Background: Predicted 3D model of a 72-nucleotide RNA (transfer RNA) from an Elusimicrobiota bacterium. Rfam family: tRNA. The family's RNA type in Rfam is transfer RNA. The RNAcentral record of the sequence draws on ENA. The coordinates come from a structure-prediction model, not an experiment, and the mean pLDDT is 82. NCBI's taxonomy places the organism under Bacteria, Pseudomonadati, Elusimicrobiota.
RNA sequence: GGGCCAUUAGCUCAAUGGUAGAGCAGGCGCCUCUUAAGCGCAAGGUUAUAGGUUCGAGUCCUAUAUGGCCCA
Numbered sequence: 001g002g003g004c005c006a007u008u009a010g011c012u013c014a015a016u017g018g019u020a021g022a023g024c025a026g027g028c029g030c031c032u033c034u035u036a037a038g039c040g041c042a043a044g045g046u047u048a049u050a051g052g053u054u055c056g057a058g059u060c061c062u063a064u065a066u067g068g069c070c071c072a
Stems, first nucleotide, its partner, number of pairs: 001071007010024004018055001027041004048064005
C1' cells in the first nucleotide's frame, strides 16, 4: 500500500427495509431464621462517526474511525 471481517444496553449476542430484543451483571420485591439459590417486576440504547438512497434504515450505498485476519 491492497483485500476481507467486526462495531447494537455495563458485558456476551439477536433483530426479513416497517414499534430495537434476550441472557448475564446492576436495582427493587417475593421466598428464606440469614445468605446463597430460585421466582417476579421495573429500568437501562445518539445501533462507532458523518453523509446518501427510501414513505420508512440497526439492515442498502459512500466516506471516515477503531479492532482483527490475510496479501504485498